RNA sequence: CUUAACAUAACGCCGAAUGGAAACUACGGGGGAACCGUAAAGUGGGGUGAAUCGCAUCGGGGCGAUGCGAGGGGAUAACUCCCGUCCCUAACCCGUCAGCUAACCCCGGAGGCGGAAGGAGGAGGUUUU
Numbered sequence: 001c002u003u004a005a006c007a008u009a010a011c012g013c014c015g016a017a018u019g020g021a022a023a024c025u026a027c028g029g030g031g032g033a034a035c036c037g038u039a040a041a042g043u044g045g046g047g048u049g050a051a052u053c054g055c056a057u058c059g060g061g062g063c064g065a066u067g068c069g070a071g072g073g074g075a076u077a078a079c080u081c082c083c084g085u086c087c088c089u090a091a092c093c094c095g096u097c098a099g100c101u102a103a104c105c106c107c108g109g110a111g112g113c114g115g116a117a118g119g120a121g122g123a124g125g126u127u128u129u
Base pairs, nucleotide, nucleotide: 011114012113013112014111019024027108028107029106030105031104036099044097045094046093047092048091052070053069054068055067056066057065058064071089072088073087074086075085076084079122082119083118
C1' cells in the first nucleotide's frame, strides 16, 4: 500500500413486527350470524406469505432438480412518479374442519440482510433582490 475477515457506533433494506423498565402497544392475522353466495362427492380441504401457473429435460413412478416463459413481488439512500438497471418467486402451519360475516372469541407483535448504477422531472429548503 492492497485484499479479506471480525468487532463497535450509526445509516439503510425485506417484513405486521415499532415504542415501552414493565404492564402493555403502533401495526398485523385467524375464527365466527342474518342476508347474499355455494350442488355434493372424488383425486380431501384450508391458512400465513409476493412466492402461483404453463412448457421442456433428467429420473422407473411419485416427489424433486434444472432451464425457459407468463403472472406476482422488492430495491435503486430526502420523498413520489417515470425511464433504465439489479434481484426474489421461499418456507411453515391446521388436521377431515372453516365462503362472506355484526356481536363476540383467539393469535402475532419475529427474524434476517447490506455497503454506491444511474438519468430526467416534480415537490421542498436556504440565500439575495